[in-house]
RNA sequence: CGCGGGGUGGAGCAGCUGGUAGCUCGUCGGGCUCAUAAUCCGAAGGUUGGGGGUUCGAGUCCCCCCCCCGCAA
Repeated sequence: CGCGGGGUGGAGCAGCUGGUAGCUCGUCGGGCUCAUAAUCCGAAGGUUGGGGGUUCGAGUCCCCCCCCCGCAA
C1' cells in the first nucleotide's frame, strides 16, 4: 500500500427507510434511613473524529483526511 469493521455526553452502547440524538452505568441535587447501601424523583453534561458535498433537512447518503481493531501480504 490492499480488504473489512468501528469513532455518538465521563464510561459502555443504540439511533431502522434522511425529519430537531436516546438507553444503561456514573456525576450532582433532593426524598426515604439514626446513618450508609439499596431504592424513588429531578438535573447537568453532546461542535455526533475533522473538512467538504448532496438535500428544504445529514449521526444516517457521497468524497478526502485522521485515529482504533481485525484480515491478507

This is a predicted structure of a 73-nucleotide RNA (transfer RNA) from a Clostridia bacterium. It was read from a public genome assembly. Rfam family: tRNA. Rfam describes the family as follows. Transfer RNA (tRNA) molecules are approximately 80 nucleotides in length. By type it is a transfer RNA.